[in-house]
Context: one part of a larger RNA
RNA sequence: UUGGGUGUAAAGCAUUUGUAGGUGGCUUUUCAGGUCCGCCGUCAAAUCUCAGGGCUCAACCUUGGACAGAUAGUGGAAACUACUAAGCUGGAGUACGGUAGGGACAGAGAAAAUUUUUGAUAGAGCGGUGAAAUGCAUAGAGAUCAAAAAGAACACCAAUAGUGAAAGCACUCUACUGGGCUAACACUAACACUGAGAGACAAAAGCUAGGAGAGCAAAUGGGAUUAGAUACCCCAGUAGUCCUAGUCGCAAACGAUGGAUACUAGGUGCUGUGCGUAUCGGCCCGUGUAGUGCUAUAGCUAACAUGUUAAGUAUCCCACUUGAAGAGUACGUUCAUAAGAAUAAAACUU
Numbered sequence: 001u002u003g004g005g006u007g008u009a010a011a012g013c014a015u016u017u018g019u020a021g022g023u024g025g026c027u028u029u030u031c032a033g034g035u036c037c038g039c040c041g042u043c044a045a046a047u048c049u050c051a052g053g054g055c056u057c058a059a060c061c062u063u064g065g066a067c068a069g070a071u072a073g074u075g076g077a078a079a080c081u082a083c084u085a086a087g088c089u090g091g092a093g094u095a096c097g098g099u100a101g102g103g104a105c106a107g108a109g110a111a112a113a114u115u116u117u118u119g120a121u122a123g124a125g126c127g128g129u130g131a132a133a134u135g136c137a138u139a140g141a142g143a144u145c146a147a148a149a150a151g152a153a154c155a156c157c158a159a160u161a162g163u164g165a166a167a168g169c170a171c172u173c174u175a176c177u178g179g180g181c182u183a184a185c186a187c188u189a190a191c192a193c194u195g196a197g198a199g200a201c202a203a204a205a206g207c208u209a210g211g212a213g214a215g216c217a218a219a220u221g222g223g224a225u226u227a228g229a230u231a232c233c234c235c236a237g238u239a240g241u242c243c244u245a246g247u248c249g250c251a252a253a254c255g256a257u258g259g260a261u262a263c264u265a266g267g268u269g270c271u272g273u274g275c276g277u278a279u280c281g282g283c284c285c286g287u288g289u290a291g292u293g294c295u296a297u298a299g300c301u302a303a304c305a306u307g308u309u310a311a312g313u314a315u316c317c318c319a320c321u322u323g324a325a326g327a328g329u330a331c332g333u334u335c336a337u338a339a340g341a342a343u344a345a346a347a348c349u350u
Stems, first nucleotide, its partner, number of pairs: 004321003007304002012318001015200003021194003025088004033081002035077005041071003049065006091191001092188003097182003103177001106174004114150008125136002162169002206247006215241002220236004258317006266295011299306001323350002332343004
């Protein structure tokens, strides 16, 4: 290298767009690069191998022959593939009509709660815990009522539901905007799939600058607990959490399952939508399609499980894996303000 693998044993990039490349629907035609067949030349000898011979046998020596393969030339074949030319509509896409949605972004508005402030009533505790204490309170707390302000998050509906490439997305309304699904009839005519490099996006935390700061809360302080308690519990509390503009590019970024296409028993839910039936209309019933669940046959699997949403049966493309530890580390390089990220060994040991 071939072969074997990647849900849980090592192994699917966090996701996506897309360049090169690889692969690619149906029909006819051209050509003969690949492919296949014939002939001819070459591929020294020794070696290997086959049939013999010689040393008493063997090893050893020796005579003769040959397969397979490679390559140059030459003559053919035309199914497949590539090429040439023309066409087709099933893949893919466009236009028109509908439709569901927490898809994205911007603006406006509402209600409950919390905290704080002010005023009123009232007058001794409140708070907290396993029990306490720190803490708050006669300078009037806590409780109740009224008013005001602020910031953050959006109860019920709510679902195994919806939507988005993923991260993610939920109060209501408005503007603008991306994608999906669906029906019939037109149109283009393979325009497709994957995708090394590359680009984009990417939770939380962190960083830079400027704001904001109610609640919560790393760090920190105090009170407890304890042998100790740099913790768990309690009282406080700063970064942060929020907004704007950048940056970082790390997650058990998980379905631990790359993408695309086709095929392979069923049963039963939910969501969007079409058709038939039914009806005044709807529900119901049957059936198709796109998703999303449960269960299960064959198959597969080491087992667990999976099972038309495959981990089944096949094809194409990419990524990754090769005992453990050293180590996702050192060195070097690239990126980053930094923190760090990416790439990525070896010795030694077993």
Annotation
This is a predicted structure of a 350-nucleotide part of an RNA (small-subunit ribosomal RNA, central domain) from Elaeis oleifera. Rfam family: Bacterial small subunit ribosomal RNA. Its mean pLDDT, the model's own confidence on a scale to 100, is 87.